Predicted 3D model of a 72-nucleotide RNA (transfer RNA) from Gigantopelta aegis. It matches the Rfam family "tRNA". Gene Ontology term of the family: triplet codon-amino acid adaptor activity. It is annotated as a transfer RNA.

[in-house]
C1' cells in the first nucleotide's frame, strides 16, 4: 500500500430486517452475631460516526475512525 476480521451496558458476549439474548459486576432484599457464598428482585446499551437502500436498519450497501492478523 493491498486482503481480511473485529467495534453492542463498567467488563465479556449472542443476535444478521420487525425496537437487543446471557454471563460477571452494580444497587435492594432474604439468610447470618457478622463477612462472604446461596437464593429472590431491580436498574443499566437509540448498538464506532456519517450518508444511502428499505413501510422498517445493530443487520444490507458506500464512506471515514480505530484495534486485530496476513501479504509484500
Nucleotide at each position: 500500500u493491498c486482503c481480511u476480521c473485529g467495534a453492542u451496558a463498567g467488563c465479556c458476549a449472542a443476535g444478521u430486517g420487525g425496537u437487543a439474548a446471557g454471563g460477571c459486576g452494580u444497587c435492594g432484599g432474604u439468610c447470618u452475631c457478622g463477612u462472604a457464598a446461596a437464593c429472590c428482585a431491580a436498574a443499566g446499551a437509540u448498538c464506532c460516526a456519517g450518508g444511502g437502500u428499505u413501510c422498517a436498519a445493530u443487520c444490507c450497501c458506500c464512506u471515514g475512525u480505530u484495534g486485530g492478523g496476513g501479504c509484500a